Predicted 3D model of an 82-nucleotide RNA (transfer RNA) from Lithohypha guttulata.
RNA sequence: GGAGCGAUAGCUCAGUGGUAGAGCAGCGGAUUGCAGCUCAGCAGCUUUCCGAAGGUCAUCAGUUCAAUCCUGGUUCGCUCCU
Numbered sequence: 001g002g003a004g005c006g007a008u009a010g011c012u013c014a015g016u017g018g019u020a021g022a023g024c025a026g027c028g029g030a031u032u033g034c035a036g037c038u039c040a041g042c043a044g045c046u047u048u049c050c051g052a053a054g055g056u057c058a059u060c061a062g063u064u065c066a067a068u069c070c071u072g073g074u075u076c077g078c079u080c081c082u
Stems, first nucleotide, its partner, number of pairs: 001081007010024004018065001027051004033045002036042002058074005
């Protein structure tokens, strides 16, 4: 220098033209078990379930009625060729 793949929630990933989702983590509620202090009760770890929140879809242009998705440029990461 050239080519391919990737960039989406704090993390791991889906979604490939029609208002962006899951799991985990964190937060709130309920619940199971356990040990602690206490007279009532408090707060901790734990099981299961529920809820809400969390996104300029790397970035800049273009195409389109409509772009995370298609096209081009740029940045970053990985791989290959020279």
The sequence is in RNAcentral, with records from ENA. Its mean pLDDT, the model's own confidence on a scale to 100, is 82. It matches the Rfam family "tRNA". By type it is a transfer RNA.